[in-house]
RNA sequence: GCGGGAGUAGCUCAUUUGGUAGAGCGCCGCCUUGCCAAGGCGGAGGUGGCGGGUUCGAGCCCCGUCUCCCGCU
Numbered sequence: 001g002c003g004g005g006a007g008u009a010g011c012u013c014a015u016u017u018g019g020u021a022g023a024g025c026g027c028c029g030c031c032u033u034g035c036c037a038a039g040g041c042g043g044a045g046g047u048g049g050c051g052g053g054u055u056c057g058a059g060c061c062c063c064g065u066c067u068c069c070c071g072c073u
Base pairs, nucleotide, nucleotide: 001072002071003070004069005068006067007066010025011024012023013022019056027043028042029041030040031039049065050064051063052062053061
C1' cells in the first nucleotide's frame, strides 16, 4: 500500500429484505427476611466510532474518515 472483518447501555452481545433500539450481567428503588444472600416487581442508563449523502424515515443503503483484528504485498 491492497483486501476482508469488528466498533450499538458500565461489561458481554442481539437487532438484515430501512419503519418508535433490546437481552443477560451490573447499577438504583420497593417487596420478602431479625440481618445478609437468594428470589419477586419496577426503574434509570444509548447522538448506534466520527462526518457527510440517499430517503417521508437510516444501527441497517452509499461516500469519506478514525481505532482494533486477520490476510496479502

Transfer RNA from an uncultured Clostridia bacterium, 73 nucleotides, folded computationally. Its Rfam family is "tRNA". Model confidence (mean pLDDT): 81 of 100.